[in-house]
Context: one part of a larger RNA
Molecule: large-subunit ribosomal RNA, domain I
Organism: Croceibacterium ferulae
RNA sequence: AGCAUCUGGUGGAUGCCUUGGCAUGUACAGGCGAAGAAGGACGUGGCACGCUGCGAUAAGCGUCGGGGAGCUGUGAGCAGGCUUUGAUCCGGCGAUUUCCGAAUGGGGAAACCCACCUUCACCAUUUCCCUCGUGUCGUGAGUGAUCACGGUGUGAGAGAGGUGGAAAAGGUAUCAUCGAGCUGAAUAAAAUAAGCUUGGUGAAGCGAACCCGGGGAACUGAAACAUCUCAGUACCUGGAGGAAAAGACAUCAACCGAGAUUCCGUUAGUAGUGGCGAGCGAACGCGGACCAGGCCAGUGCUUCAUCUUCAACUAGCAGAACGCUUUGGAAAGAGCGGCCAUAGCGGGUGACAGCCCCGUAUGCGAAAGUGAUGGAUGAAGCCUCGAGUAGGGCGGGACACGUGAAAUCCUGUCUGAACAUGGGGGGACCACCCUCCAAGCCUAAAUACUCGUACAUGACCGAUAGCGAACUAGUACCGUGAGGGAAAGGUGAAAAGCACCCCGAUGAGGGGAGUGAAACAGUACCUGAAACCGGAUGCUU
Numbered sequence: 001a002g003c004a005u006c007u008g009g010u011g012g013a014u015g016c017c018u019u020g021g022c023a024u025g026u027a028c029a030g031g032c033g034a035a036g037a038a039g040g041a042c043g044u045g046g047c048a049c050g051c052u053g054c055g056a057u058a059a060g061c062g063u064c065g066g067g068g069a070g071c072u073g074u075g076a077g078c079a080g081g082c083u084u085u086g087a088u089c090c091g092g093c094g095a096u097u098u099c100c101g102a103a104u105g106g107g108g109a110a111a112c113c114c115a116c117c118u119u120c121a122c123c124a125u126u127u128c129c130c131u132c133g134u135g136u137c138g139u140g141a142g143u144g145a146u147c148a149c150g151g152u153g154u155g156a157g158a159g160a161g162g163u164g165g166a167a168a169a170g171g172u173a174u175c176a177u178c179g180a181g182c183u184g185a186a187u188a189a190a191a192u193a194a195g196c197u198u199g200g201u202g203a204a205g206c207g208a209a210c211c212c213g214g215g216g217a218a219c220u221g222a223a224a225c226a227u228c229u230c231a232g233u234a235c236c237u238g239g240a241g242g243a244a245a246a247g248a249c250a251u252c253a254a255c256c257g258a259g260a261u262u263c264c265g266u267u268a269g270u271a272g273u274g275g276c277g278a279g280c281g282a283a284c285g286c287g288g289a290c291c292a293g294g295c296c297a298g299u300g301c302u303u304c305a306u307c308u309u310c311a312a313c314u315a316g317c318a319g320a321a322c323g324c325u326u327u328g329g330a331a332a333g334a335g336c337g338g339c340c341a342u343a344g345c346g347g348g349u350g351a352c353a354g355c356c357c358c359g360u361a362u363g364c365g366a367a368a369g370u371g372a373u374g375g376a377u378g379a380a381g382c383c384u385c386g387a388g389u390a391g392g393g394c395g396g397g398a399c400a401c402g403u404g405a406a407a408u409c410c411u412g413u414c415u416g417a418a419c420a421u422g423g424g425g426g427g428a429c430c431a432c433c434c435u436c437c438a439a440g441c442c443u444a445a446a447u448a449c450u451c452g453u454a455c456a457u458g459a460c461c462g463a464u465a466g467c468g469a470a471c472u473a474g475u476a477c478c479g480u481g482a483g484g485g486a487a488a489g490g491u492g493a494a495a496a497g498c499a500c501c502c503c504g505a506u507g508a509g510g511g512g513a514g515u516g517a518a519a520c521a522g523u524a525c526c527u528g529a530a531a532c533c534g535g536a537u538g539c540u541u
């Protein structure tokens, strides 16, 4: 040095576990905000670093309910307190709620700076008035003590007012609209437009997707590329609701008829369209889901408000039935003998529990708030059947349909009818025939989605997985910034977390002793693989 066996170190795979995720279903909810939101900054605890809660009333205050023995969050410890006169805790309604933030008095480098107006209480000073006490002067009464009135000085108190101080509270943005007042053009007057002041009301900002408008790509595909495609997609932007949009035939059909809209299946990858390339791609009809019709001046419809009715929700309550022996550290295991079950879903308890605990089946429950449905009352809105419309020319766009034989729909521009004895459509166009009545308005359900709440479920994951995040996670860290973005779970049943002794530096670490079932479970803690590094023994060289 090699090989083999044994025994260690290192390392953290594997096994087991789960506080966390993922997905689906059902139901609910579908908004919050100038009464100041979402989101933050800074504070707030006896000791207080992060998180959580809360806001100078600051891990909290009041009240109404629930509940019933402990409590003072995570979070140990010490100290100090609270609590059957009902605490902590849970729910309803209130109070407080610094500063920033739409942020809105002005400014601003967010959480800061600087203002103005009004007003109550307070302090100082001052004026007036009233009441009470006291000194003094005058007049009057009285023999006198003293009393009455008036003037003046002083002290106390109540009220009203002025000035100054400091503090607090409220107000002071913009736009729109409604009302009032004052000004006031083009245009002589008046009027109007407009302006200013003042009062009322509303808006703004945030939010995951879904919805309807206004704008609107390119990569890509066509095996290149230009029409075309990707695609009216991504993205930007306006607006709304719990859904939105659409909607009661100037629709289809085919000579038979149907009867608003929306969504699904089929028709059908069909008919078509298409550098007839790549591709794009219907409708009629049929079967389902759901069904609802109304109004334009009055026995109407829609919306809103109030009252009432009564489910449900926001805390909870009751809730059956087991013992002995044995192994073991521990019984829920094993043995023996019982019991309950409208409850043998599930979780916990020192190993595997229907009967130990929480629960489960089942039954019950609300002072207060919200409130589906139904009923009653009241209020508001809806201005007469639709002309610069239908149609036409030019240019575009939408229709499955790329200008095509191109009907139909929309319109930038130029034009421009008829008036139910009329008009539109039936895929150029004409005739006949059939069918419908545009240019006004409203309308539930079936449909789409899930930031979120509750419950349930999983041939979903189990710490390199599952959300990026099971833990101080959008944290640490990186970047000027937009932005990027981790790693990191497990002692034990219970801390019983090693008193005491020894070595050592009053270390680190270790050896005894003790706890424990176990310490090769000692906080670098379950199991503890391999790579890698040692030691011992044997063999070989």
Base pairs, nucleotide, nucleotide: 001540002539003538004537005536006535007534008533009532015526016490017489020461021460022458023457024456025455026454027453028452029450030449031206032205039100040099041098042055043054044053046078047077050074051073061094062093063092064091065090066089070082071081072080105114106113107112115172116171117170118169119168122165123164124163125162126161127160128159130157131156132155133154134153135152136151137150138149139148140147141146174203175202176201177200178199179198180197181196182195183194210241211239212238213237214236215235221228225275251258252257262289263288264287265286266285272280273279293442294441295440296386300382301381302380303379304378305377306376307375308374312370313369314368316364317363318362322337323336324335325334326333338355339354340344346358347357348356391415392414393413394412395411396410397409398408401427422437423436424435425434426433477484478483497525500512501511502510503509